A computed fold for a 72-nucleotide RNA from a Nanobdellota archaeon, annotated as transfer RNA. The source organism's lineage runs through Archaea, Nanobdellati and Nanobdellota. Its Rfam family is "tRNA". It is annotated as a transfer RNA. The prediction has a mean pLDDT of 82. The sequence is in RNAcentral, with records from ENA.

RNA sequence: GCCUCGAUAGUUUAGUGGCUAGAACACUUGCCUGUCGCGCAGGAGGUCCGGGUUCGAUUCCCGGUCGGGGCG
Numbered sequence: 001g002c003c004u005c006g007a008u009a010g011u012u013u014a015g016u017g018g019c020u021a022g023a024a025c026a027c028u029u030g031c032c033u034g035u036c037g038c039g040c041a042g043g044a045g046g047u048c049c050g051g052g053u054u055c056g057a058u059u060c061c062c063g064g065u066c067g068g069g070g071c072g
Base pairs, nucleotide, nucleotide: 001071002070003069004068005067006066007065010025011024012023013022018055027043028042029041030040031039048064049063050062051061052060
């Protein structure tokens, strides 16, 4: 340099045009407990960046950045 795969809560990830983005752990509030923990009920928190297509984009297309793999 070229090809290819990926980027979604603090972490690990699901979703694949209709999103008001789901789960687990972690965090946090209340209950429970003599206390902690466990358990139960709730809460906050996320689509890497820019552009395009579309009535509508996390999803499709182009470019960029970063990361994994392959070739030279």